[in-house]
RNA sequence: UGGGCUUUUUGGCAAACCGUCGGAAACGGCGGGACGCAAAGCCACAGGGACUAAGGCAGUUGGAAACGUAGUUGAAUUGAAUCAGUUAGAUUGAAUUUGAAAGUGUUUGAAAUUGUUAUGUCAGCCUGGCUGCUAAU
Numbered sequence: 001u002g003g004g005c006u007u008u009u010u011g012g013c014a015a016a017c018c019g020u021c022g023g024a025a026a027c028g029g030c031g032g033g034a035c036g037c038a039a040a041g042c043c044a045c046a047g048g049g050a051c052u053a054a055g056g057c058a059g060u061u062g063g064a065a066a067c068g069u070a071g072u073u074g075a076a077u078u079g080a081a082u083c084a085g086u087u088a089g090a091u092u093g094a095a096u097u098u099g100a101a102a103g104u105g106u107u108u109g110a111a112a113u114u115g116u117u118a119u120g121u122c123a124g125c126c127u128g129g130c131u132g133c134u135a136a137u
Base pairs, nucleotide, nucleotide: 012037013036017032018031019030020029021028022027035124041130042129043128046127047126048125049122050121051120055117056116057115058114059113060112061111064108065107066106067105074098075097076096077095078094080092081091082090083089
């Protein structure tokens, strides 16, 4: 280094799923339950990777409100001018008072939604570190 045979204790942990509690979620605790695991023990402040997005940031859509269209349209009162001139009126200015509204648009922005982000999570994703049990031919 390669191949074969035999042996390998006591035991340990606990996936999915179910119940319950916590959490915005990922996920975690406890109980049940076993897919599997020779470290499926511990370390997330050793490194990589994965998951989640409360909150933050950026955008999209945007109820409701305000502005604005304006001292404008209109209404009332008082004069004047022109046409007509039997009755009846018609038209055009001016002054005073009162005095709107929708749309387009602008502003504030409830709420919804998209993307991004860890300070959150995963050690049963990998590498790594520490510790533990067994040890026969």

RNAcentral holds the sequence, with entries from Rfam. Predicted 3D model of a 137-nucleotide RNA (c-di-GMP-I riboswitch aptamer) from Acetatifactor muris. Of the family's consensus pairs, 95% are formed in the model. The prediction has a mean pLDDT of 79. Lineage of the source: Bacteria > Bacillota > Clostridia > Lachnospiraceae > Acetatifactor.